[in-house]
Model confidence (mean pLDDT): 80 of 100. Predicted 3D model of a 76-nucleotide RNA (transfer RNA) from Candidatus Pacebacteria bacterium CG10_big_fil_rev_8_21_14_0_10_40_26. The sequence is in RNAcentral, with records from ENA. Rfam family: tRNA. Rfam classes the family as a transfer RNA. Rfam links the family to the GO term triplet codon-amino acid adaptor activity. RNAcentral records the identical sequence in 4 taxa.
Order: sequence, then structure tokens, then C1' cells
RNA sequence: GAGCCGAUAGCUCAGCUGGUAGAGCGGUAAGCUUAUACCUUACUGGUCGGGGGUUCGAGUCCCUCUCGGCUCACAA
Repeated sequence: GAGCCGAUAGCUCAGCUGGUAGAGCGGUAAGCUUAUACCUUACUGGUCGGGGGUUCGAGUCCCUCUCGGCUCACAA
């Protein structure tokens, strides 16, 4: 330098054919218990990496930038 994959909640990850974002874990509160833990219930959760574009509508499509991973090429 070229190509591919990834970036979504505090963490690990889903998200179909573009239709307005979820699960598990976690945190908080209550119940239960002498108490803690376990268990049950409720609550708590987001500039979808940044910017721009297309569209009535973008996590999803297009362009660009950043970061991480992998492969190839060149040089040594």
C1' cells in the first nucleotide's frame, strides 16, 4: 500500500427483506431469611464508533474518517 471482518446498554452478544432497538449477566428496591447468599417480583438501562449522503423512514444501504483483528503485497 491492497483486501476482508468487527465497533450496538456497565460487560458478553442478538437485531431477518430498511419500519422506529432487545436478551443474558450486572446495578437498585421490595418480598423471603435471625442475617447473608440463593430464589421471586419490579425498576434501571443506549448520541447503535465520528461525520456526511440516499430514503417518508437507516443499527441495517452508499461515501469518508477513527480504532481493533486477520490475510496478502512491497521493502529490509